The part of an RNA shown here (large-subunit ribosomal RNA, domain II) has 637 nucleotides and comes from Bifidobacterium adolescentis. The organism belongs to Bifidobacterium, within Bacteria.
Context: one part of a larger RNA
């Protein structure tokens, strides 16, 4: 992991509300229990109901509060129950079935380990040389010194013994902790044998929350027990016919759950209602909009109440290019501003398959009753993969842009303006000129066009700045505006469109068109013509149901609807059994093969073969009734 096979909405209650049946009926029914054996017979205690009302005595079509009224429940039109059986849903019970972590009580366990106690045992060899002692020296006597004995030590090295620090293996192992090489202690808080003690909120513990039998932040095992699970999973044959919701109110409440809204199914009223449209008539303060229409807030000018400062002191001065109230004009701005004031509410998924989007629940198309080897279309597409155009016409693109990207940045290239020069000669190019006052003044160590700093004139002249750039130390030099020749036709700036380009760096492997591969295009703009594309659409056939409708009076026609999570409603099939009827050792079930039927689960018949004793088929009842899923169980393989 396959197969087989078991596997989850049940039972009970003189429950509780409902359907649907039958009995009897202002009444219905018994319950214990007796007699019995006939699924009979008795049993009338009790229960509902038949009248309310009050807390209750009570009184009653009335009754309670109350002095009474008002007023609350009731009669009044108008009295139907009640016992069965079923059959829906709720209660109460494990109540559709597995699933906890846990929590209580009884025991059972220190042969593993963790401490203690008693008795007993081990520790190869080697090294070091404490105290004390002797002798000698010393000294007043000491104390001290050297020299021998001496054997001390959680003393040293290093098997056995205990240990596990390192690293290599091994990780479905050889082993539910092991092998290899190293490593640490090895006269001690030392290690081990045997025999004892301590026991679960309890024990031990040189303390790691360590350890108490491979279990420890409360062991193990029956029990209580089917603890509880507002939470995961799983819940088993068909068809019809309707079809949501994820909103508001609550809530220890938020991934429960009550009630309401919205589906279903049934009953009764009613013949109006409901959707879209138009008019008509209320309610609304959003968006927008406005603001000498209010409240804040704010900017500019006019005006200057007042205030500050100056000079004065006078009855009520007097000056000011400061501040600035109130008021004007002109422009603003508000969620808690409003004179004003609209429109609008639709999708998909969920519970929707089918095309398309490379694959993709929501996105683009478009809603699957069944069939059909017909037709037409939608989105999207027509080179190949892969249906249908390497379709027609016009132009862009040079970047594989199309096929990822932004500020910026650029004589990419098409088109469309405009402004300027130009056969009185333009732009480039190439020949010459680019001068004189003057080295302008000032500055300065120098400043001559060119460090700065002021000014920037005139003169010759085709034309030349008191100088673009380069350079000198300063000059020189070289070079530009500017001017002539030479030479020929176009040469410049600007601004807007269209496609392009840089800007552009990641990690397994191309890898930002699904892929191959594309260049007057298989890219991208218009403009048009064909075709292909779905469970739409439309044709042909069927089957049911429900609603219209039109007929003929039980059936037909003809429209029109029939995806589903959830609810009604019909069926199939399986096991037992009551009545009825059948088959069957001339060969039952069952199992294999071969035909067939029927809208669906399913069925059914002969014949063959296997088997070797029961079975079928109608109407009732009754259920351990349907298997693929539950990290399901159990057996096989």
């Nucleotide at each position: 992991g396959u197969c087989u096979g078991c596997g989850a909405g049940u039972c009970a209650g003189u429950g509780g509300c409902g359907g649907g049946u039958g009995g009897c009926g202002a009444g219905c029914a018994u319950a214990a229990g007796c007699c019995g054996u006939g699924u009979g017979g008795c049993g009338u205690a009790u229960g509902c109901g038949u009248a309310g009302c009050g807390a209750a005595a009570g009184c009653g079509a009335g009754u309670c509060u109350u002095a009474a009224a008002a007023g609350g429940c009731g009669u009044u039109u108008u009295u139907a129950g009640u016992c069965g059986c079923u059959u829906g849903u709720c209660c109460u019970g494990g109540a559709c079935c597995c699933g906890a972590a846990g929590c209580g009580g009884g025991a059972u366990g220190a042969u593993c380990u963790a401490g203690c106690c008693c008795u007993g045992g081990g520790c190869a060899g080697g090294u070091u040389g404490a105290a004390g002692c002797g002798c000698g020296g010393g000294u007043a006597a000491g104390a001290c010194c050297g020299u021998g004995u001496g054997g001390a030590g959680g003393a040293c090295c290093g098997a056995a013994c205990c240990c596990a620090c390192c690293u290599g293996g091994g990780u479905u192992g050889a082993a539910a902790a092991c092998c290899g090489g190293g490593g640490g202690g090895a006269u001690g808080a030392c290690c081990u044998g045997g025999g004892g003690c301590u026991a679960g909120g309890g024990g031990u513990g040189a303390a790691a929350g360590g350890c108490c039998a491979a279990u420890c932040a409360a062991a193990u095992u029956c029990c209580g027990u089917g603890a509880u699970a507002g939470c995961u999973g799983g819940u088993u044959c068909u068809c019809u016919c309707c079809g949501a919701a994820a909103u508001g109110c609550a809530u220890u409440u938020a991934g429960g759950u009550g009630c309401a809204g919205c589906g279903u199914c049934g009953g009764u009223c009613g013949a109006u209602u409901g959707c879209g449209u138009c008019g008509c008539g209320g309610g609304g303060g959003u968006a927008g909009a406005g603001c000498u229409a209010c409240c804040g807030g704010a900017u500019g000018c006019u005006u200057g109440c007042g205030g500050g400062c100056c000079c004065u002191u006078g009855u009520u001065g007097g000056g000011u290019a400061c501040c600035a109230a109130c008021a004007g004009c002109a422009g603003c701005c508000g969620a808690a501003c409003u004179c004003c004031g609209a429109a609008u509410a639709c999708g998909u998924c969920g519970a929707g398959a089918g095309g398309g989007a490379g694959a993709c629940a929501g996105c683009c198309c478009a809603g699957a009753c069944c069939g059909u080897c017909g037709u037409c279309u939608a989105a999207g597409g027509u080179c190949c993969c892969g249906a249908a155009g390497c379709g027609u016409g016009u132009g862009c693109u040079a970047a594989g842009u199309g096929g990822g990207a932004a500020a910026g940045g650029a004589u990419g290239u098409g088109g469309a303006g405009u402004c300027g020069c130009a056969u009185a000669g333009a732009c480039a190019g190439c020949c010459a000129g680019g001068a004189g006052g003057u080295u302008g003044g000032c500055u300065c160590a120098g400043a001559a066009g060119c460090a700065g700093c002021c000014a920037u004139c005139c003169u010759u002249g085709a034309a030349a700045g008191a100088g673009u750039g380069c350079g000198u130390a300063a000059c020189a030099g070289c070079u530009c505006a500017c001017u002539g020749g030479u030479c020929u036709a176009g040469u410049g700036g600007u601004u807007c469109c269209g496609c392009g380009c840089c800007g552009a760096c990641a990690a397994u492997g191309u890898a930002g068109c699904g892929g191959g591969g594309c260049u007057c295009a298989a890219g991208c703009a218009c403009a048009c013509c064909a075709c292909c594309g779905a469970a739409g659409a439309c044709g042909c056939g069927g089957c049911a149901g429900c609603a219209a409708u039109c007929u003929u009076c039980a059936u037909g026609g003809u429209u029109g609807c029939u995806g589903g999570g959830g609810g009604a409603g019909a069926g199939c099939g399986u096991c037992c059994u009551g009545c009825g009827a059948g088959g069957g050792g001339c060969g039952a079930a069952g199992c294999g093969g071969c035909g067939g039927u029927g809208g669906a689960a399913a069925c059914c018949g002969g014949c063959c073969g296997u088997g070797g004793a029961c079975u079928u088929c109608g109407u009732g009842g009754g259920a351990g009734u349907g298997a693929g899923a539950a990290u399901g169980c159990a057996g096989a393989c």